The RNA shown here (transfer RNA) has 72 nucleotides and comes from a Candidatus Uhrbacteria bacterium.
It matches the Rfam family "tRNA". From the family's description: Transfer RNA (tRNA) molecules are approximately 80 nucleotides in length.
The prediction has a mean pLDDT of 83.
It was read from a public genome assembly.
Taxonomically the source falls in Candidatus Uhriibacteriota (Bacteria, Bacteria candidate phyla).
Formats: sequence, C1' cells, structure tokens
RNA sequence: GCCAGUUUAGCUCAGUGGUAGAGCAAUGCUUUCGUAAAGCAGAGGUCCCGAGUUCGAAUCCCGGAACUGGCU
Repeated sequence: GCCAGUUUAGCUCAGUGGUAGAGCAAUGCUUUCGUAAAGCAGAGGUCCCGAGUUCGAAUCCCGGAACUGGCU
C1' cells in the first nucleotide's frame, strides 16, 4: 500500500427499513440472627463520527476513525 471483518447498556452479545433487547454486573426490595445464594422490581444506550437515500435508518449508499485478521 491492497483486501476482508468488527464497532449497540459497565462487560459479553442479539437485533436484515417502522421510535433498541437479552445474559452477566451494579442499585433497591423480599428472604436470613447476619452474609452468601435464591426470588422480585426499577434504572441504565444522541446504536463510533459525518454526509446521503427514504414518509421513516442501528439496519441501505458514500467518506472518515479505531481495533482485528490476511496479502504484498
């Protein structure tokens, strides 16, 4: 230098055009003499950035950034 992949909650990941979810973690409650475990509840995300298409974009197009892998 070229090619491909990844980027979504604190972490690991779903989500193939109609206002974003799970598990774990954290918080509160129940339970216990107390802790752990278990159960329940609510909270937590300008979906990496910019621009475009569309009535509507995490999702499609273009450019950029970071990371990973391959080729030279």